[in-house]
This is a predicted structure of a 72-nucleotide RNA (transfer RNA) from a Candidatus Dojkabacteria bacterium. Lineage of the source: Bacteria > Bacteria candidate phyla > Candidatus Dojkabacteria. Its Rfam family is "tRNA". About the family: Transfer RNA (tRNA) molecules are approximately 80 nucleotides in length. By type it is a transfer RNA. The coordinates come from a structure-prediction model, not an experiment, and the mean pLDDT is 83.
RNA sequence: GCCGCUAUCAUCUAGGGGUUAGGAUAACAGGUUUUCAUCCUGUAAACCAGGGUUCGAUUCCCUGUAGCGGUA
Numbered sequence: 001g002c003c004g005c006u007a008u009c010a011u012c013u014a015g016g017g018g019u020u021a022g023g024a025u026a027a028c029a030g031g032u033u034u035u036c037a038u039c040c041u042g043u044a045a046a047c048c049a050g051g052g053u054u055c056g057a058u059u060c061c062c063u064g065u066a067g068c069g070g071u072a
Base pairs, nucleotide, nucleotide: 001071002070003069004068005067006066007065010025011024012023013022018055027043028042029041030040031039048064049063050062051061052060
């Protein structure tokens, strides 16, 4: 250089055209407990960037960025 794969809350992930973008861990608040831990309840928190297609894009297409892998 070329080819392929991946990118979603702080972390790990589900979802592949119409979702309140879901779950687990973590954080915060409350309850329980003499206290801590455990347990229960609740809250906040995310679609890599820019274009295109579409009535509608996190999802499909193109380009870029970053990471990983393959190859002379």